[in-house]
The RNA shown here (transfer RNA) has 72 nucleotides and comes from a Candidatus Saccharimonadota bacterium. It was read from a public genome assembly. Lineage of the source: Bacteria > Bacteria candidate phyla > Candidatus Saccharimonadota. Its mean pLDDT, the model's own confidence on a scale to 100, is 83.
RNA sequence: CUGGGAUUAGCGCAGUGGUAGCGCGCACGCCUGGGGGGCGUGAGGUCGCCAGUUCAAAUCUGGUAUCCCAGA
Numbered sequence: 001c002u003g004g005g006a007u008u009a010g011c012g013c014a015g016u017g018g019u020a021g022c023g024c025g026c027a028c029g030c031c032u033g034g035g036g037g038g039c040g041u042g043a044g045g046u047c048g049c050c051a052g053u054u055c056a057a058a059u060c061u062g063g064u065a066u067c068c069c070a071g072a
Stems, first nucleotide, its partner, number of pairs: 001071007010024004018055001026042006048064005
């Protein structure tokens, strides 16, 4: 330099045009004499960034940043 992949909550991931979710973790409550464990509730997100398309974009298009793979 060329091609491909990844980027979404603290961590790991789903969501492929129509209200952003799951597991773990965290906070609180309940069960237990306590611990461990279980159950319930809740907080936590400019969906990497900038534009474009659309009534509507995490999702489609272009550019760009970082990381990974392959090639030269």